[in-house]
Context: one part of a larger RNA
RNA sequence: CUGGGCUUAAAGAGCGUGUAGGCGGCCUCGCAAGUACCUUGUGAAAUCCCUCGGCUCAACCGAGGAAUGGCUGGGUAUACUGCGGGGCUUGAGGCGGGUAGGGGUGCUUGGAACUCUAGGUGGAGCGGUGAAAUGCGUAGAUAUCUAGAGGAACGCCUGUGGCGAAAGCGGAGCACUGGGCCCGUCCUGACGCUGAGACGCGAAAGCGUAGGGAGCGAACGGGAUUAGAUACCCCGGUAGUCUACGCCGUAAACGAUGCGCACUAGGCUCGAGGAACUCUGACGUUUUUCGGGCCGGAAGAAAACCGAUAAGUGCGCCGCCUGGGGAGUACGGCCGCAAGGCUAAAACUC
Numbered sequence: 001c002u003g004g005g006c007u008u009a010a011a012g013a014g015c016g017u018g019u020a021g022g023c024g025g026c027c028u029c030g031c032a033a034g035u036a037c038c039u040u041g042u043g044a045a046a047u048c049c050c051u052c053g054g055c056u057c058a059a060c061c062g063a064g065g066a067a068u069g070g071c072u073g074g075g076u077a078u079a080c081u082g083c084g085g086g087g088c089u090u091g092a093g094g095c096g097g098g099u100a101g102g103g104g105u106g107c108u109u110g111g112a113a114c115u116c117u118a119g120g121u122g123g124a125g126c127g128g129u130g131a132a133a134u135g136c137g138u139a140g141a142u143a144u145c146u147a148g149a150g151g152a153a154c155g156c157c158u159g160u161g162g163c164g165a166a167a168g169c170g171g172a173g174c175a176c177u178g179g180g181c182c183c184g185u186c187c188u189g190a191c192g193c194u195g196a197g198a199c200g201c202g203a204a205a206g207c208g209u210a211g212g213g214a215g216c217g218a219a220c221g222g223g224a225u226u227a228g229a230u231a232c233c234c235c236g237g238u239a240g241u242c243u244a245c246g247c248c249g250u251a252a253a254c255g256a257u258g259c260g261c262a263c264u265a266g267g268c269u270c271g272a273g274g275a276a277c278u279c280u281g282a283c284g285u286u287u288u289u290c291g292g293g294c295c296g297g298a299a300g301a302a303a304a305c306c307g308a309u310a311a312g313u314g315c316g317c318c319g320c321c322u323g324g325g326g327a328g329u330a331c332g333g334c335c336g337c338a339a340g341g342c343u344a345a346a347a348c349u350c
Stems, first nucleotide, its partner, number of pairs: 003322004007304002012318001014201004021194003025088007033081002035077005041071002049065006091191001092188003095184005103177007110154001114150008125136002162169002206247006215241002220236004258317006266295012300305001323350003332343004
């Protein structure tokens, strides 16, 4: 390179926006670049291949033919691709009317619990464990009542549920704001899909500056356990956990399953809407669109399983894999304050 692959064997980038590029709906006209056929010139000789011939054969040599990825001029064809013109509405977008939601940001605010402070009652224990001890307590603890302060998190509702591209999002109110879905089918008229680079977002931990600090709690100190116990259990406890701004850019960032479109039996269930029917109606039945799940058929799969939310059948585009260790390491480069991240070998060895 060709090929074969990527749920679990190696392999889907953590997620998005989007540049180049690749790919691209229906009808029609033109051109004829790609494409097909015919033809012109060229494609040196030698070599290779075929036929015949010359050395007594062969190697070798001679002659003729064929072959030669292709390139080039002309002609014809116009289905498909392309280019140009015109048209269309089903893809895409807009518009109008509704609607669900822990989607995002900021401000304000509430109750429970907890700790602390002050005061009242009270008077010997409390706490903790398998059992204890360290610890706290007559300078009055624990318990209980009142008042106050503080920080963090929001029980029940809560769901097999909802929203978001992912990370993620849960007390309440207000303001600002993103997206989705349904109905109408009024408008634009292919405006689309994917996306190398690039840019943005990105849990936790960690870093910088300034604040904050109730509870919890790496490190650390102590008590136990034990042969030991740098642990598991207990008493304390700093960073951190919280806020603002700025970094970091990783993860079992998982559905271990890239995105888009089309097609291919059903059944049950949950969420958000629409329509029809029963005189009306709570409700019910039927139907339809979007989303979340379970089961299951064909098909697929090494099997487990998947099965309209595909891992089925196809198309388009991107990413990635190519035996184990060495190694996601060294070196170099880029990024970072650092920690480190991204890119990424080889010797050697099995």
This is a predicted structure of a 350-nucleotide part of an RNA (small-subunit ribosomal RNA, central domain) from a marine sediment metagenome.
Model confidence (mean pLDDT): 89 of 100.